[in-house]
Molecule: Glycine riboswitch aptamer
Organism: uncultured Nocardioides sp.
RNA sequence: GCGCGGGAGAGUCUCCGCCCGGCUCCGGUCGGGACGGAGCGCCGAAGGGGCAAUUCCUCCCCGGAACCUCUCAGGCGCCCGGACCGCGC
Numbered sequence: 001g002c003g004c005g006g007g008a009g010a011g012u013c014u015c016c017g018c019c020c021g022g023c024u025c026c027g028g029u030c031g032g033g034a035c036g037g038a039g040c041g042c043c044g045a046a047g048g049g050g051c052a053a054u055u056c057c058u059c060c061c062c063g064g065a066a067c068c069u070c071u072c073a074g075g076c077g078c079c080c081g082g083a084c085c086g087c088g089c
Stems, first nucleotide, its partner, number of pairs: 001089006011040001013039005018033006041076003047072001048070003054064002
């Protein structure tokens, strides 16, 4: 690196539009869809950034370096993804 398996966290919250169905005094209203956009809240284990326990060395410097940290990206129904772990090549 490849294949198989396991793999967490955090709202499908609110509003608008769209589609379908019901009611209607035809003004509206109720339910469903997750399809698009916006807002706020949140997560942290793709990636990225930062510090640095630490690693190498006689020492220093340089280099490497976290699941620590920041949330840019990503994620918060399902699917996908997913650090990391196990087995095989």